This is a predicted structure of a 348-nucleotide part of an RNA (small-subunit ribosomal RNA, central domain) from a metagenome.
Context: one part of a larger RNA
RNA sequence: CUGGGCGUAAAGCGCUCGUAGGCGGAUCAGAAAGUAAGAGGUGAAAUCCCAGGGCUCAACCCUGGAACUGCCUUUUAAACUCCUGGUCUUGAGUUCGAGAGAGGUGAGUGGAAUUCCAAGUGUAGAGGUGAAAUUCGUAGAUAUUUGGAGGAACACCAGUGGCGAAGGCGGCUCACUGGCUCGAUACUGACGCUGAGGUGCGAAAGCGUGGGGAGCGAACAGGAUUAGAUACCCUGGUAGUCCACGCCGUAAACGAUGAAUGCCAGACGUCAGCAAGCAUGCUUGUUGGUGUCACACCUAACGGAUUAAGCAUUCCGCCUGGGGAGUACGGUCGCAAGAUUAAAACUC
Numbered sequence: 001c002u003g004g005g006c007g008u009a010a011a012g013c014g015c016u017c018g019u020a021g022g023c024g025g026a027u028c029a030g031a032a033a034g035u036a037a038g039a040g041g042u043g044a045a046a047u048c049c050c051a052g053g054g055c056u057c058a059a060c061c062c063u064g065g066a067a068c069u070g071c072c073u074u075u076u077a078a079a080c081u082c083c084u085g086g087u088c089u090u091g092a093g094u095u096c097g098a099g100a101g102a103g104g105u106g107a108g109u110g111g112a113a114u115u116c117c118a119a120g121u122g123u124a125g126a127g128g129u130g131a132a133a134u135u136c137g138u139a140g141a142u143a144u145u146u147g148g149a150g151g152a153a154c155a156c157c158a159g160u161g162g163c164g165a166a167g168g169c170g171g172c173u174c175a176c177u178g179g180c181u182c183g184a185u186a187c188u189g190a191c192g193c194u195g196a197g198g199u200g201c202g203a204a205a206g207c208g209u210g211g212g213g214a215g216c217g218a219a220c221a222g223g224a225u226u227a228g229a230u231a232c233c234c235u236g237g238u239a240g241u242c243c244a245c246g247c248c249g250u251a252a253a254c255g256a257u258g259a260a261u262g263c264c265a266g267a268c269g270u271c272a273g274c275a276a277g278c279a280u281g282c283u284u285g286u287u288g289g290u291g292u293c294a295c296a297c298c299u300a301a302c303g304g305a306u307u308a309a310g311c312a313u314u315c316c317g318c319c320u321g322g323g324g325a326g327u328a329c330g331g332u333c334g335c336a337a338g339a340u341u342a343a344a345a346c347u348c
Stems, first nucleotide, its partner, number of pairs: 003320004007302002012316001014201002017198001021194003025088006033081002035077008049065006091191001092188003095184005103177007110154001115149007125136002162169002206247006215241002220236004258315006266293013297304002321348003330341004
């Protein structure tokens, strides 16, 4: 390489959109590029293979055959693929009527709580811990009442509940806005799937500029613990956490499971619809989500099992013993941190 694989052994890009490319529904006709059959030409000799022969054998040599799996020309065939021209509606999309939702962006607003400030009451402790101490407090703390300031997060509802491509999204109201589901069948008529490069989005931390700063809190300081304690515990506390704009582009970015389509026993929950039946709040049926169990089947086992890791097809990505190493060098990107692409020597 061929092959075999990718939930947990190495291996699914973090996730969309999408270019090239690859693949692609039903049916009719034409053409004949692929395809198939026939014929002809060519495929030098030597070599390889088979048979026979010559050197005393063999290597070697000679004769004949086969083969040279290929290419070209021509005549047919038309099932399949491609191409051309029609037709169709099941895939895909549009329309109409309903529905659910923490989907997104911006603006406004509410209450509880923490902290701080001012004032009242009040007096000697309060904090904190395994026990303490650092710490705060007679300059009146802690506790309690009233008023005010400010920032951040939204208890209960809350649910293997919902929405989103993923990251993610949760007080309430308004404005703008994306997607989804169901029903009706009116319309278009394959318009589809995947997707190398590419584009955009992308938690937290981090970076730049300017704000903000209540609580928490890397670093840091102190108190303890300890043989030591650069920790776990305690008292403080700066960046940060928050906002605006710009960057970074990584995570156990996980379902450790790429996307799409079709097929293959069931049972029980739950969410959003629709239809029918009546007992009027239940039953049955049917779509689309989200879960649990379980048959066939699969799996090394664990387990998976119509939301597959089953049976198949299409396209992409990735793996090929451990270490060296996701490192060095080079390239690209970045303000930097670094990211991405990505070896070898050597060694077991």
Rfam family: Bacterial small subunit ribosomal RNA. Gene Ontology terms of the family: ribosome and structural constituent of ribosome. The full RNA is in RNAcentral, with records from SILVA.